The RNA shown here (transfer RNA) has 74 nucleotides and comes from Candidatus Magasanikbacteria bacterium RIFCSPHIGHO2_02_FULL_45_10. It matches the Rfam family "tRNA".
RNA sequence: GUCAGGGUAGCUCAGUUGGUUAGAGCGGAGCAUUCAUAACGCUCAGGUCGUGGGUUCGAUCCCCACCCUUGACA
Numbered sequence: 001g002u003c004a005g006g007g008u009a010g011c012u013c014a015g016u017u018g019g020u021u022a023g024a025g026c027g028g029a030g031c032a033u034u035c036a037u038a039a040c041g042c043u044c045a046g047g048u049c050g051u052g053g054g055u056u057c058g059a060u061c062c063c064c065a066c067c068c069u070u071g072a073c074a
Stems, first nucleotide, its partner, number of pairs: 001073007010026004019057001028044004050066005
């Protein structure tokens, strides 16, 4: 340099051939339980869905450019 995959909560990841609340597990806080701790149970918080632009009534999803990252080839 070319090609392909990925970027969504603190971490690991789902998600939708564009639509009515964006989710799970772990982690965090609180409550309950216990003599106490752990485990289990309940509740809660936490997201500009990588950045910018475009299409559209409407974009996490489609298009373009860029950034980061992984792999292959050179």

The prediction has a mean pLDDT of 81.